[in-house]
RNA sequence: CGAGUAUGAAAGGCAAUCGCUGGUGUCCUUGAGGCACUUGAGGAAAGUCCGGGCUCCACAGGGCAGCGUGCUGGAUAACGUCCAGCAAGGGUGACCUUCGGGAAAGUGUCAUAGAAAAGAAAACCGCCGGGCAACCGGUAAGGGUGGAAAGGUGCGGUAAGAGCGCACCAGCAGUCAGGUGACUGGCUGGCUUGAUAAACCCCACGCGGAGCAAGACCAAAUAGGGAAGGGAUGAUGCGGCCCGCGGAACCUUCCGGGUUGAGUCGCUUGAGCUUGCAGGUAACUGUAAGUCCAGAUAAAUGAUUGCUGCCGCUUUGCGGUACAGAACUCGGCUUAUUGAGUACUCGCACG
Repeated sequence: CGAGUAUGAAAGGCAAUCGCUGGUGUCCUUGAGGCACUUGAGGAAAGUCCGGGCUCCACAGGGCAGCGUGCUGGAUAACGUCCAGCAAGGGUGACCUUCGGGAAAGUGUCAUAGAAAAGAAAACCGCCGGGCAACCGGUAAGGGUGGAAAGGUGCGGUAAGAGCGCACCAGCAGUCAGGUGACUGGCUGGCUUGAUAAACCCCACGCGGAGCAAGACCAAAUAGGGAAGGGAUGAUGCGGCCCGCGGAACCUUCCGGGUUGAGUCGCUUGAGCUUGCAGGUAACUGUAAGUCCAGAUAAAUGAUUGCUGCCGCUUUGCGGUACAGAACUCGGCUUAUUGAGUACUCGCACG
């Protein structure tokens, strides 16, 4: 210099003028008021995909069904997230990727082709033995079919062959050692057991439902009208079913009416944020000090101007400066997006 890998931060600044949301103070003309001070978006506020808090329904209970997660250990309020590892695969490397439990509990499926597709099965060609021949027997070395042919390569062996024997390799089982564990290494053994569980299934763990339009209160209004049906022999609620629990004089349908507010709370002090110290490889946890950082309701957080930072250019000027806007709240994931930094790797050149 070029090409990469990983990572965590930032998201222009200052001033003036005119406006807006919330809060506090103050004024009197008590208003949906004026004035002053103060406050006011993000790393993703987004998608609403997971998991918590909170609220109501049994202080949310049992069983079945159903759904989810799925290597190991840890973190956490919880998670499908994160951290540290293992195994397999990819990369020269930094490093990256993985829907990664069980196929020796059972069932199913494996089209076409092929003799045979999972039965220690199977003989189409070939090989060997017998027979004049037809054919019979042996054989899974070789050929052929197929995505896959019943461990692979080699030597021995044999009539020809074959884990039939042996060596090495792969796999499985047992055992010893190391590790919390996934697993790794050694030794021994019989020789071998196909793939598929994002097919049923099995195993382990987890999951009740609805959501801030949850839900609570105030104000206003009213006639709890008429008809039919059901109801302590249980209306109805617990949003799959059964059990179980609570439990009413109400419940359902139809007909005909009344009321419905620029209402209040929930609502922002919270698994909060910042800094230090301590523990831990880390995720994270503990502790001390400091700090308060939008809370609106159709919805404010804006507009204009000047100076300036950064980048570019046709350089005393002009242009550009990303993605994007809170709606109960928090932790994640995913997606959108700008220009820089740090550490590391590989290649080339020079010293």
Molecule: Bacterial RNase P class A
Organism: Schwartzia succinivorans DSM 10502